[in-house]
Molecule: RNase P RNA; transfer RNA
Organism: Burkholderiaceae bacterium
Formats: sequence, structure tokens, C1' cells
RNA sequence: AAAGCAGGCCGGACGGUCGCUGACAGGAGACCUGCGGGUCUCAUGUUGGAGGAAGGUCCGGACUCCGCAGGACAGAAUGCUGGCUAACGGCCAGGCGCUGGGUGGCCCAAGCUGCCCGGCGACGGAAAGUGGCGCAGAAAAAAUACCGCCUACGGCUGCUUCGGCAGCCCGGUAAGGGUGAAAUGGCGAGGUAAGAGCUCACCGCGGCGCUGGCGACAGGGCUGGCAGGCCAAACCCCAUUCGGAGCAACACCAAAUAGGCGUGCAUCUGGUUUACCAGGUAGGGCGGUCCGCCCGAGUACGCGGGUUGGUGGCUAGAGCGGUCGGGUAACCGGCCGCCCAGAGGAAUGACCGUCACACCUUCGGGUGGACAGAAUCCGGCCUACAGGCCUGUUUUCACC
RNA sequence: CUGCCCGUAGCUCAACUGGAUAGAGCACCAGCCUUCUAAGCUGGGGGUCGGGGGUUCGAGUCCCUCCGGGCAGGCCA
Repeated sequence: AAAGCAGGCCGGACGGUCGCUGACAGGAGACCUGCGGGUCUCAUGUUGGAGGAAGGUCCGGACUCCGCAGGACAGAAUGCUGGCUAACGGCCAGGCGCUGGGUGGCCCAAGCUGCCCGGCGACGGAAAGUGGCGCAGAAAAAAUACCGCCUACGGCUGCUUCGGCAGCCCGGUAAGGGUGAAAUGGCGAGGUAAGAGCUCACCGCGGCGCUGGCGACAGGGCUGGCAGGCCAAACCCCAUUCGGAGCAACACCAAAUAGGCGUGCAUCUGGUUUACCAGGUAGGGCGGUCCGCCCGAGUACGCGGGUUGGUGGCUAGAGCGGUCGGGUAACCGGCCGCCCAGAGGAAUGACCGUCACACCUUCGGGUGGACAGAAUCCGGCCUACAGGCCUGUUUUCACC
Repeated sequence: CUGCCCGUAGCUCAACUGGAUAGAGCACCAGCCUUCUAAGCUGGGGGUCGGGGGUUCGAGUCCCUCCGGGCAGGCCA
């Protein structure tokens, strides 16, 4: 220097002309008036006017209302540990596991392992229970003898040079083969008829102490001969969190309409042809259900009908910039400065010039600029994105 | 804004509790039949299971994310 990877940042600048829209100022006109003023329209001036994702709506909050939300059940979500935060499924740091690169050790290779630099991880529980593991394979979970190996012990038969040998039965065996994604600790030695944690060393694993750490966990000791595979993004168990709805929340003003019809919500008595009517008992409703709460002769739902206007909520905030301090960091705190869209059938635009950037060039110049656009407001996640900048790291090349 | 559903062959739909070549009807192609066509009979081809990633031995099916399409609700009385 180039390329790859990881992380962070920016995402044109200035000026002019014509427009759109919010606020403010003063002005003109119209209307109302209780003469203080108010409302509407028009033009003028000043000033503000999209984003890193405004997007998807996947999470979490603020805010508002509901039956003030206390308990139980159901349901949903989350899931190593500690911290941050208003909260989170987010972020930061750490642990463990997997993995890439470099480098060293075991003589070399393979393999194992130490150290360094990164990357990834939906990472609670499989001896609480239920369930699944097709095909293949002997056997798929307290299993099993297909091939193979052995036949020491027991029995039978044959041969015999009387030492035994061969075959069969009863058997032994999970070291080897084979099947499979997966075969009941691994490897080496001893041992044995052949084998086997049968025994032993090392490793792994279970149990009980110790040391370090807030903890996840790590290190080491004693002990056990191994104790039961995989799947919980299968049901499930455990722990934690969650009341429901959403700015079309909600409050106020104004207008309009048929406060019309149907169905459900329990039985008894009387009238009575079922229907229907009257009365009593108690019943009915509630935003998952029940405790609980409310109403008490109505109530809930559906159909039909009407309006589909205005004001507030509505933008000063978990706010932005700078600086100092604490913390490994996420983040927190102090001080100073700033005000930065608020529409509602929905503004934020178009053109020109100069400069910067990229590409092309006949060196005159020409061409191009992505993804995308607020809608109650914030914190995240995810997704889209022309081009450019910075940092770290790996490889290659060049030079000293 | 909120809640929910769907995407499988050219079209309409299946595929059970995850299990091995994803099926059916219509359509298409070829042959038979017929003088020819239709109907009928026989055979055949055709699938990124909307895209991508993950879990699992194994995914159309389970989970995450993206894309496309569709349905419903609200105010007054």
C1' cells in the first nucleotide's frame, strides 16, 4: 500500500429565485359585542420545518381510561453469573462450551496439550414423570449373541501311539467385525480358556470435604469400579416477570337519529290453545376464571339507525451540545450553554449557480448521488442503504 | 392502532404425533379407440413446499427473521 474480517462514525456544503406549512409581530377587510374585546379571511415581515433508520411493528416503558388490580388458578414470556437501566427478550463485563489463526511442549508425523490474539453460543432441569428414536441392525434403553473368539468346568459320541485329539450339547465372552446419527466410560498394561473395571496407572465421571471468587465457576484432596445414551425450538418440572386495553387511549363542545327490533340470562303459581299476560321467589352483570365487587328489575350481545365536525391531550424531554469527575465497561453524577417539526384529505418541495466527492474525457468539459420519508412520546431489536472516513486485526506485496 | 389467518405442480386442495421417493382432481404431453373431433381407456412429464437462518440423526411440519396477500374491531344513541 492493497484485499478480507470485526467495530464505530458521516450520510453533501454555501448562496439565489419561486412555492408549502407552524409560531410570533404589527396591518387591512368582514362579522359579533355586555364597547373591555373576540372570531374569520387576506397579504407583509421575522423565525422553525424529517431520519439513521422516521421503516417492520418484534420487545420494553411513559401517559390515559377501565371493575384501583390484593390472593389463587389458568395463560403467556424469559432462562449460565454479576452489573446497568424507568423497564426490557436490550446493553456491558465475566464464566463455561465450541471454533479460527499464531506460537511452544510431548524426538518427528498424527494426535493431545500450554500460552497469546480473535469469532460464535435460545447456555436451567433428561436418576420427578410421560413420550419419541423411521430404515438398517442380533439388540435403540436397566437390551442383546448375527458373524467372530473360547470351550477351562459339566455331559455325550468317535478316533487313539492311552499322553490326548476332533465333533456336538450345556455354555462363556461386548476385545474384534458388521448396522446405524447414536451400541451401555476412553486408552495402555496386567490378567484369562477367551474375555471383561476383573485388577492397576492416567484421563473422564459420581459423592464428600478444603482453598480462591459476590457468583457462574476454577484448583487441589479423599473416596467410589462406573451408577442408567440423545431429544425439553416434544409434553412437562423448576425459578423469575406479567391485571386489561390502547392517542381511533381519554376529556370537553357542537350536530344528527327510530333511545326502534331480535336473542340470551331460572323456576314456581294463577289466567290460559302452544304463544302470551300477571305475580312471587331470587337473580343478573363484570375486560381470562374464582374469591371479590357492582346493580337490583333490568342487563349483555347482535341487527338496524345517526354522526362521520371542532378544541385539548401535542411535544421542555429517561432532551441535545460541551466540559469535569466516578466506573474495566454498559452507565451514572456535577457545572455551563441551547430550544431543535407538530400536521390532521396530512407541510417539509422544485429550479439555478459555486465548491467538495465519485466516474468518464477528445483536457474544453460531461454525467451521477443510495435506502427511504414523522403522525402521542421515548429506550432497544431487526431489516434496507450509493458513497466516504476512522480504529483494530489477518494475509500478500514493496522499502528500510 | 390492535387482534388474527394464509402462502405446497399452470389452477383448486391434501399430507395425522417430525420419519425418508410430497399425493389427488382438473389442466398438459404421448399412445389406443374414431373417417375426424369430443368423451372414454392406458401411460408419462411437471414441485427453490413464499425467501433465508437455526434446533434435530432427520423439517412441508418445530423456532427466529424477512417478503407477499387477506380478514375483523372501535365513535354516538